The RNA shown here (Bacterial RNase P class A) has 379 nucleotides. Of the family's consensus pairs, 93% are formed in the model. It was read from a public genome assembly, where an Rfam model found it. Rfam family: Bacterial RNase P class A. Rfam classes the family as a ribozyme.
[in-house]
C1' cells in the first nucleotide's frame, strides 16, 4: 500500500433573537381570594438518547396474600466467578468453522422407563432378500464303476460383499475359518478402570473387555430457581349535585300560591356524621449515582478517598429564526494527478424521556481513536 479481526469513544459547536416547561428569587403594577396565597409580570439557573424504542429478561419500590412442607404449573441447564438479581456478564473447558488476527456455541441424562424413526428396505434391536459355506435326499451331464462338474428344494452357519437408506450390527489391514466373524493381532474411534495434573468443567499416560444405532427444540428423569398484580402500584386531602345514617322538630300542619289573614294543595325543615366521584397533594427525580485517583482481582467486579448534582411534564415543556465556524456530501472552474478556489447543503442518521435502575435485542447519516491478523511492496 491493499485485504481483514477486535474493542472504544462522539452523534455538530460558539454567539444572538422570540417562544415554552421547570426551580430560585424579586415587585406589589395588575386578575382571583377574607386572608394566605396563586396566576399574569421582571431576573436568573436549568431542560431528552446511545439507543430514551421493543417492553423481552432480571431487580427495586407498592398494594394484596403468606407458619412450615409438599403437588401441580413455569423457567434455567458444560465449569468457575460476578452481581440486589437474571435466560446477564467475566474467564476457561469441550465441540464446529477460519490461512489468521478470531468467530459460534439450542452444551445435564437414551446402560430409569417408555414412544418415535416418514419413502425405500428381509430388516430401524432386533432382521438372513440377493450373495457366501456346510450338510441330506432329488434330477441331470461325464464314467465301467467310485469320484467329479451343474441344477432346483429343505435344514443349518454366516453381517465379509451385493441392495435399501440420513442412519443396517465400530474403521482399516494382516492373520484365522467350511464361509465367516475383535474369532486373534496392530493401529485409529468408543467405553470402562487406575494413576497424575487441574477448584472445576475437562487434560493426559497406562490397562481392561473388545463394542453398546438414532432421537429429551419427545414424554419423561435429575440439579437448582420461581406467591400474585403492577406508579392506571399506591399513600393523604376532598368539593358542588344527587343519595345514605343519626338527633332533633313537624299532621296540635313543613313548604307553596302569598307580604298579611282565609282558602287551596299537603311532607318536610334544622344540625351533626361518614363513604364515594370531580379535582388536588404525594409517590416523583440522591441514586445498586456519574467522575478522577490509588488499591486488590488476569477480567467482569469489589473496597478506599475526593468531587460533581445532572430533565421531571399528565395531554403532556425541551422549539423556531439568523450569523459565523468545523466535518462530511453535491455542483461548477482550474489542475495529468494530489489538490485547490466558489456556491449550495444540518431535509445531513435512528429517533424523541413519563416511577426508577441492571441487562439483552432491534435501528442508525457520518467522523476518531486503540489493538492485532493475512499478503504484497520497499529499505
Nucleotide at each position: 500500500u491493499g485485504a481483514g479481526c477486535a474493542g472504544a469513544u462522539c452523534g455538530g459547536g460558539u454567539g444572538g433573537u422570540c417562544g415554552c416547561g421547570a426551580c430560585a428569587g424579586g415587585a406589589u403594577c395588575u386578575u382571583c381570594g377574607a386572608a394566605a396565597g396563586a396566576g399574569g409580570c421582571c431576573u436568573g439557573u436549568u431542560g431528552a438518547g446511545g439507543a430514551a424504542a421493543g417492553u423481552c429478561c432480571g431487580g427495586g419500590c407498592u398494594u394484596c396474600g403468606u407458619a412450615g412442607g409438599g403437588c401441580a404449573g413455569g423457567g434455567u441447564g458444560c465449569u468457575g466467578g460476578g452481581u440486589a438479581a437474571c435466560g446477564c456478564c467475566c474467564a476457561g473447558u469441550g465441540a464446529g468453522g477460519g490461512a489468521g488476527a478470531c468467530c459460534u456455541u439450542a452444551a445435564g441424562g437414551c446402560u430409569a422407563g417408555u414412544g418415535c424413526c416418514a419413502c425405500a428396505g428381509a430388516g430401524a434391536g432386533a432382521u438372513a432378500c440377493c450373495g457366501c459355506c456346510g450338510u441330506a435326499g432329488c434330477c441331470g451331464c461325464u464314467u465301467g464303476a467310485a469320484a467329479g462338474c451343474g441344477g432346483a428344494u429343505g435344514c443349518g452357519g454366516u453381517a465379509a460383499g451385493g441392495g435399501u437408506g440420513c442412519a443396517a450390527a465400530g474403521g482399516u489391514g494382516c492373520g484365522g475359518u467350511a464361509a465367516g466373524a475383535g474369532c486373534g493381532c496392530a493401529c485409529c474411534a468408543g467405553c470402562a478402570g487406575u494413576c497424575a495434573g487441574g477448584u472445576g468443567a475437562c487434560u493426559g499416560a497406562c490397562u481392561g473387555g473388545c463394542u453398546c444405532g438414532g432421537u429429551a427444540a419427545a414424554c419423561c428423569c435429575c440439579a437448582c430457581c420461581c406467591g400474585a398484580a403492577g406508579c392506571a402500584a399506591g399513600a393523604c386531602c376532598g368539593a358542588a349535585u344527587a343519595g345514605g345514617g343519626g338527633a332533633g322538630g313537624a299532621a296540635u300542619g313543613a313548604a307553596g300560591c302569598u307580604g298579611c289573614c282565609c282558602g287551596c294543595u299537603g311532607a318536610c325543615c334544622u344540625c351533626c356524621c361518614g363513604g364515594g366521584u370531580a379535582g388536588g397533594u404525594c409517590g416523583c427525580a440522591u441514586c445498586a449515582g456519574g467522575c478522577a485517583u490509588c488499591g486488590g482481582g488476569u477480567a467482569a467486579c469489589c473496597g478506599a478517598u475526593g468531587u460533581c448534582g445532572c430533565a421531571g411534564a399528565u395531554a403532556a415543556a425541551u422549539g423556531a429564526c439568523c450569523a459565523c465556524c468545523u466535518c462530511g456530501c453535491g455542483a461548477u472552474g482550474u489542475u495529468u494527478u494530489c489538490g485547490u478556489a466558489u456556491c449550495g447543503u444540518a431535509u445531513g442518521a435512528c429517533a424523541g424521556a413519563a416511577c426508577c435502575c441492571g441487562g439483552c435485542u432491534u435501528a442508525c447519516a457520518g467522523a476518531u481513536c486503540u489493538g492485532c491478523u493475512c499478503a504484497g511492496c520497499u529499505g